[in-house]
RNA sequence: AUAAAUUCUUGGGGCAAGGUGAAAAUCCUUACCGGUGGUAAAGCCCACUAACAAACGCAAGUUUGCCGAACAGGUGAAAGUCCUGUGCCGACGGUUACAGUCCGGAUGAUAAAGAAAUUUA
Numbered sequence: 001a002u003a004a005a006u007u008c009u010u011g012g013g014g015c016a017a018g019g020u021g022a023a024a025a026u027c028c029u030u031a032c033c034g035g036u037g038g039u040a041a042a043g044c045c046c047a048c049u050a051a052c053a054a055a056c057g058c059a060a061g062u063u064u065g066c067c068g069a070a071c072a073g074g075u076g077a078a079a080g081u082c083c084u085g086u087g088c089c090g091a092c093g094g095u096u097a098c099a100g101u102c103c104g105g106a107u108g109a110u111a112a113a114g115a116a117a118u119u120u121a
Stems, first nucleotide, its partner, number of pairs: 002121004006116005017029003031101002033090002035048004043088002052065005070086005092104003
């Protein structure tokens, strides 16, 4: 210095203004938001997590499935990542009215990031 083991910490943001209505933070105009790793810096390229579904299990849980959305121009050695312009997307349950933004599972879980000291190779 590298790898493995151990412990600890961290680990998701957002409805402002107006309209209609008996009722909407859910509809309409407009506004706002963007987890983790990779790669020229990415919500919409590749992959992962959460969520959702099914099977199995007494249970804890395991396995499998599913998993949204971008183009044009410019710079450059290199960009679907930067710059300019115009677009698009968003789990489940709840609700006087249909939710990416409100409430709830969740003071949860996870991808992962960082730190510590020790052991082994």
FMN riboswitch aptamer (RFN element), 121 nucleotides, folded computationally. It was read from a public genome assembly, where an Rfam model found it.